[in-house]
RNA sequence: GUUUGAUCCUGGCUCAGAAUGAACGCUGGCGGCGUGGAUUAGGCAUGCAAGUCGAACGGUGAUACUUCUUCGGAAGAGGAUCAGUGGCGACCUGGUUAGUAAUACUUGGGUACCUGCCCGAAAGUGGGGAAUAACCUCGUGAAAGCGAGGCUAAUACCGCAUGUGGACGAAAGUCUAAAGGCUUCGGCCGCUCUCGGAUGGGCCCGAGCCCUAUUAGCUUGUUGGUAAGGUAAAGGCUUACCAAGGCUACGAUAGGUAGGGGGUGUGAGAGCAUGGCCCCCAACACGAGGACUGAGAUACGGCCUCGACUCCUACGGGGGGCAGCAGUCUAGAAGCUUCGGCAAUGGGGGAAACCCUGACCGAGCGACGCCGCGUGUGGGAUUAAGCAUUUUGGUGUGUAAACCACUUUCGACUGGGAAGAAAGCCUGUUUCUUACAGGUGUGACGGUACCAGCAGAAGAAGCACCGGCUAACUCCGUGCCAGCAGCCGCGGUAAUACGGGGGGUGCAAGCGUUAUUCGGAUUUAUUGGGCGUAAAGGGCGCGUAGGCGGCCAUGUAAGUCUGAUGUGAAAACUCUACGGCUCAACCGAGAGACUGCAUUGGAAACUGCAUAGCUUGAGUGCAAGAGAGGUCAGUAGAAUACCUAGUGUAGCGGUGGAAUGCGUAGAUAUUAGGUAGAAUACCAGUGGCGAAGGCGACUGACUGGCUUGUCACUGACGCUGAGGUGCGAAAGCGUGGGGAGCGAACGGGAUUAGAUACCCCGGUAGUCCACGCUGUAAACGGUGAAUACUAGUUGUGAGGGGUAUCGACCCCCUUUGUGACGAAGUCAACACAUUAAGUAUUCCGCCUGGGAAGUACGGCCGCAAGGUUGAAACUCAAAGGAAUUGACGGGGGCCCGCACAAGCGGUGGAGCAUGUGGUUUAAUUCGAUUCAACGCGAAGAACCUUACCCAGGUUUGAACUGUAGAGAAAACCCUCCGAAAAGAGGGCUGUCCUCGGACGCUCUAUAGAGGUGCUGCAUGGCUGUCGUCAGCUCGUGUCGUGAGAUGUUGGGUUAAGUCCCGCAACGAGCGCAACCCCUGUCUUUAGUUGCCAGCACGUAAUGGUGGGGACUCUAAAGAGACUGCCCCGGUAACGGGGAGGAAGGUGGGGAUGACGUCAAGUCAUCAUGGCCCUUACGCCUGGGGCUACACACGUGCUACAAUGGCCAGGACAACGUGUUGCUACUCGGCGACGAGAUGCUAAUCACUAAAACCUGGUCCCAGUUCAGAUUGUAGUCUGCAACUCGACUACAUGAAGUCGGAAUCGCUAGUAAUCGCAGGUCAGCAAUACUGCGGUGAAUCAGUUCCCGGGCCUUGUACACACCGCCCGUCACGUCACGAAAGUCGCUUGUACCAGAAGUCGCUGUCGAAACCCCUCGGGGCUCAAGGUGCCGAAGGUAUGGGUGGUAAUUGGGACGAAGUCGGAACAAGGUA
Repeated sequence: GUUUGAUCCUGGCUCAGAAUGAACGCUGGCGGCGUGGAUUAGGCAUGCAAGUCGAACGGUGAUACUUCUUCGGAAGAGGAUCAGUGGCGACCUGGUUAGUAAUACUUGGGUACCUGCCCGAAAGUGGGGAAUAACCUCGUGAAAGCGAGGCUAAUACCGCAUGUGGACGAAAGUCUAAAGGCUUCGGCCGCUCUCGGAUGGGCCCGAGCCCUAUUAGCUUGUUGGUAAGGUAAAGGCUUACCAAGGCUACGAUAGGUAGGGGGUGUGAGAGCAUGGCCCCCAACACGAGGACUGAGAUACGGCCUCGACUCCUACGGGGGGCAGCAGUCUAGAAGCUUCGGCAAUGGGGGAAACCCUGACCGAGCGACGCCGCGUGUGGGAUUAAGCAUUUUGGUGUGUAAACCACUUUCGACUGGGAAGAAAGCCUGUUUCUUACAGGUGUGACGGUACCAGCAGAAGAAGCACCGGCUAACUCCGUGCCAGCAGCCGCGGUAAUACGGGGGGUGCAAGCGUUAUUCGGAUUUAUUGGGCGUAAAGGGCGCGUAGGCGGCCAUGUAAGUCUGAUGUGAAAACUCUACGGCUCAACCGAGAGACUGCAUUGGAAACUGCAUAGCUUGAGUGCAAGAGAGGUCAGUAGAAUACCUAGUGUAGCGGUGGAAUGCGUAGAUAUUAGGUAGAAUACCAGUGGCGAAGGCGACUGACUGGCUUGUCACUGACGCUGAGGUGCGAAAGCGUGGGGAGCGAACGGGAUUAGAUACCCCGGUAGUCCACGCUGUAAACGGUGAAUACUAGUUGUGAGGGGUAUCGACCCCCUUUGUGACGAAGUCAACACAUUAAGUAUUCCGCCUGGGAAGUACGGCCGCAAGGUUGAAACUCAAAGGAAUUGACGGGGGCCCGCACAAGCGGUGGAGCAUGUGGUUUAAUUCGAUUCAACGCGAAGAACCUUACCCAGGUUUGAACUGUAGAGAAAACCCUCCGAAAAGAGGGCUGUCCUCGGACGCUCUAUAGAGGUGCUGCAUGGCUGUCGUCAGCUCGUGUCGUGAGAUGUUGGGUUAAGUCCCGCAACGAGCGCAACCCCUGUCUUUAGUUGCCAGCACGUAAUGGUGGGGACUCUAAAGAGACUGCCCCGGUAACGGGGAGGAAGGUGGGGAUGACGUCAAGUCAUCAUGGCCCUUACGCCUGGGGCUACACACGUGCUACAAUGGCCAGGACAACGUGUUGCUACUCGGCGACGAGAUGCUAAUCACUAAAACCUGGUCCCAGUUCAGAUUGUAGUCUGCAACUCGACUACAUGAAGUCGGAAUCGCUAGUAAUCGCAGGUCAGCAAUACUGCGGUGAAUCAGUUCCCGGGCCUUGUACACACCGCCCGUCACGUCACGAAAGUCGCUUGUACCAGAAGUCGCUGUCGAAACCCCUCGGGGCUCAAGGUGCCGAAGGUAUGGGUGGUAAUUGGGACGAAGUCGGAACAAGGUA
């Protein structure tokens, strides 16, 4: 950061840090110091890595030298070199980590032992002997080699002597060594024996030392003893005998994994992880076994044997072992030179020189790591160009560059040039131990470090990131594509998240990624967590081990505390005004630390232990008490069913309604009797009892626990409780009974789309009893047991006491149960609260993200069902708790509305009009689509409109602006062509002027126009809708951790969040209402074009005229109505009734539409971002289309008739409109209309006839004298033009239709219904539409059960895209991992047996053998020894088990997967809680 609309919590996932023997990608200047095969303990070519000593020995005996010489040579000295005998060393060093969970390691102790070379001490080193290699000869073999014979030396080998010493032994006594070499003759180096030391080892002991119990038992040399053997040495180390022990829940045995430590990484620490380089220890050296030699090995560069692999071979037989340094192959993401040198340090040999040394010192390679340095510094604005962006003004890159001045580290080049060197050797002094002086002389690195010079900014910057976490933003491209991604998540046409550019941020010779560890993670919680509801209390007792435990005293000193000593290697770590590399890294020095272990001195509070006590914890006794506590036996009544009998007749029963079922063979009902089983109404109560499960009629028997009171007794006897053991609802199982009612399964009837359900009728197991098993439940207070402490109030069960009373009560105190409320406190909240979830202690159980899964495998239990214990792969970024606001509910309450009901009239059926869908079409332009699209945009499509189609044209364009250039035309008129537009030709010509020009116009060019092209999901504006519904909010305060709440809820009231009262709220805003307009009454003013009562004149008649303002009216200002008054009810608000009044309780109507919702509608009114077109998606023109027509729907008109049609006559409006207009009047025409003519720019004239209505007549219930569609003919008018496609008129024609299925709409009063009139648009009109106007003029409701919509409160919620929500399971498809499985293939391990290499040990020992002994010299003895043989014994084989892994036809479930199928289980009473 991430679960939510938001919140708090729980909880996981993820990130930022540090680190690495790293790897990969991009990039790469220099130096220093480090570091570099982690995989295949896989295989290895080649070279090197252990030799040395001639002063131990015999040979060999080069070159050079000396002497002699007969010049051929001889002798001497010398000693290179080579192999051998002999000595020492090859056991160190170096490598690796396979094995090993203890024969290892670490730490601290111990001793029954050994120790070459070294040091100290004592003594000695006499005299003899016999061989053998080399060498020579022979033989054999391919080779490796081997054999025979002969010669020879020693510091090789063997006796003898000596015995200070040493060993054995009680003693006597016995046994027991040696080697010489060199010399300057001084000595030096050795050798032998003994003692001691040092060093290095062997062995033993305590403690520490990973995971698994789905490993619980292991062990026969095993445990101990005796004796013997063996070893350097204790020891079952080995053998014989005897005994039967030993280890284990404090984890034996088994399995897995692993070298251990110092340390290293991380961390605040505690811890966690780790063991590369360096140091210590161990183990290993191709795999396995074995010994030899030696002071030391069971031996990396030794030996023997077996095995695998590999090489040579003449096929007979031989050789080999890089986990030494380089190097090679393989596997792998991955790790270097087949380098130089012994100059230094160290090691071996040697008297030494010296030799050897892939130890080591150095160099090389790799940015692998750490550290340091550089890639320039200062100035420099016209803020250049370029690039990017832009609101086109600019802005950014950016003082950055250019340019000017300066510097020169590093690198390049040139020159100089170390330290690291001490030794050794020679000479001298001394006395050749040694020391000193002088001389000589040794460097791989390396001509390196370092220093100086020289030239010039010159040769030297990248990588990652820029949505949040997390520092850093824009443009273009892309369009759920391509891609990104650590988590959340981006991408579906405006992506700061993809890719690129610009810019920015971070780090920097590196930067990122990946992997791994620690951290964050208090997310295993010792420090430092939890368990009512989030994961988590065992179903409940008893009780073993263990843990913990009251008061007082004494002792002890195991724990504890404290001091001292030893140890805790070095390195590492920390510190230091320390030191050395110019600094740093690095190195050196000093100090600290190493929290540990051991030994020892002390203390005695606490714990432990021992002892002596105490009574308060616990228990016992005594006296009372309550109870569905348990077991067994018996008894009772009501009900039910069945049976028998009677009465009685047609139904009963059952449901939402029915049916199945029962009943005329007599049911149900009713009466009487009988039988059976089960359960116990009332009492009955958040009453009682029990540990829990659980227990309910009554009586008896037996029996457990609890409570109260009292004090007598015991004297801590206590608490908890892993394992263990017992109990344990219902269902289920076994055996045998029983069976009334109920009732899984099952049958039938319904319901339903289906209905394997819910409802009904039946009904078997079962339910009941006895005995046995099972052992689980939402076994719940979802709250383990025990103890102590911490306000109260109130009910109730069982006791006791006090007070009081005649007494029962009442009242008070107290103990123990059981409830409600509540303080502090706690809690995420809800809530808990002396019955704690508070404050503490003790013990047990349990939890650690969701799913997979309480599954699989294994074990244990069970007759079975199943239980118990109990994972992983894989998958998700959540799952979850509590509370909040909404929304929703086939939840509740209250209340509104033509919402229903009550009415009136319609629609849906017919014909037509109109709109839409669909279809058709070249086009039928586009939009609107539940209410809230569909007589809507459109207040009027023949052309135009017009956006569509076809065709013809046109390209700065039909219209606009600017710039530059050119010009005198364009328009207008005429002619030609053409369908027109257009084109061609002819005629005719600007305005103003300061005479420069300006304005207008045309052409050309260029900026740019133009688009009804797309996106209403980029937008503005406007509009619809909920809804004229009564709501929506804010400030301050208060409450809450918070989202939020309060206010705004409540009680009333209202049309209203209207008002009143109350209230942790007090106020306020937008809405409501009012203010505005029309209308209803009156008044005042005014009186023309309106009016005319009275007066006058006049007419056939008329306000026609004078005149008048009274009336109507007009149009301006006012008045009026406010629950103001009265009565009743009410605290009030207000309500009911009444009076007066034109009007009465907002009088009626209109305008007015809160916060918001619907990504609602509109880019085609307009505006506008972005995208797209630019001789076309622009523009012009002719024609066509928008008017099509199997069909479907909406909205209307006209009807179906008599409340009517038709004919004749007669009466009464209002709103409006009119000069390209309305037209009186007259004439013509049947008429539409035409002709003439008049008035009116309008209260003046006209449209203007109002119609329904009234009066009279006619029709007589029919497809009609209803209805008027359709069609024919003839016309009128408008218009350039009525064919597609106008309206109207006349005549003729005369369709459907006789009141309309399911369903559905409007309306509460001047309303519905009905009747006509006017207007806009408009040349005309498809208008039956729309907007207004008036005429006539009802019925019903004073109710809220239901449908719909809405408001408020409340409740539930798994919904929040908000029920058109969410969501479950099967099936189908794909992918993935896992389980089972006949088998099959490995690995590992055990047991039994076979066979048995090498080899030690034992026995034997032919043929044999020099030393020593005896000898009669023939030989014998001692000893050795080939060979044979015995025990043991590796690999191998046979048989049979255990464990573990791979694989497998098939099979099982699981997880995941934008739009599959079937249903609808859960969430609301989720529609059967």
Predicted 3D model of a 1473-nucleotide RNA (small-subunit ribosomal RNA) from a metagenome.
The sequence is in RNAcentral, with records from SILVA.
Its mean pLDDT, the model's own confidence on a scale to 100, is 84.